[in-house]
Molecule: c-di-GMP-I riboswitch aptamer
Organism: Campylobacterota bacterium
RNA sequence: AUUUUGUUGUGCCAAACUUGUUGUGAAGCAAGGACGGAAAGCUAUGGGUCUUUAUCGCUAAGAUUGCCAAGUUACCAUA
Numbered sequence: 001a002u003u004u005u006g007u008u009g010u011g012c013c014a015a016a017c018u019u020g021u022u023g024u025g026a027a028g029c030a031a032g033g034a035c036g037g038a039a040a041g042c043u044a045u046g047g048g049u050c051u052u053u054a055u056c057g058c059u060a061a062g063a064u065u066g067c068c069a070a071g072u073u074a075c076c077a078u079a
Base pairs, nucleotide, nucleotide: 003079005077006076012037013036017032018031019030020029021028022027035066041072042071043070045069046068047067048064049063050062051061052060
């Protein structure tokens, strides 16, 4: 330096729910709070799911990285 395996250490993140706030909405942000997580760090790139519009369909725009992959970055320990 690279790769594998992982929480032993140092620590990190924060589900549901509640309050406030933004949005037509899915949902986001902040505070509280911990179900859990070895990338529950980052990227909406592919798929899935969800929302909006339209009589239906096709199409489009958006949301979800804590849905599954992929890309990329990273502490410690072991091999």